[in-house]
Molecule: transfer RNA
Organism: Candidatus Competibacterales bacterium
RNA sequence: UGGCGCGUAGCUCAGUGGGAGAGCACCUCGUUCACACCGAGGGGGUCGGCAGUUCAAUCCUGCCCGCGCCAA
Numbered sequence: 001u002g003g004c005g006c007g008u009a010g011c012u013c014a015g016u017g018g019g020a021g022a023g024c025a026c027c028u029c030g031u032u033c034a035c036a037c038c039g040a041g042g043g044g045g046u047c048g049g050c051a052g053u054u055c056a057a058u059c060c061u062g063c064c065c066g067c068g069c070c071a072a
Stems, first nucleotide, its partner, number of pairs: 001071007010024004018055001026042005048064005
C1' cells in the first nucleotide's frame, strides 16, 4: 500500500429493507432463619462515524475510524 472479514445492551452473539432481539450479567418481588438455586416482573441501545440510494436503512452503496487475517 492492496485484498478479505468483523464492529448491534455491561459481556457473548442473532437479526439482513418496514416490530431492535436472545442468553448471561444487573435491579425489584416471591421462596428461605439467611445465602444459593428456582419462579415472576423490570431497567439498560445515537445498531462504529459521515454522506448517498429508497416512501422507508442495523440491513444496500461510497468514504473514514478501530480490530483481526492474508499478500507485497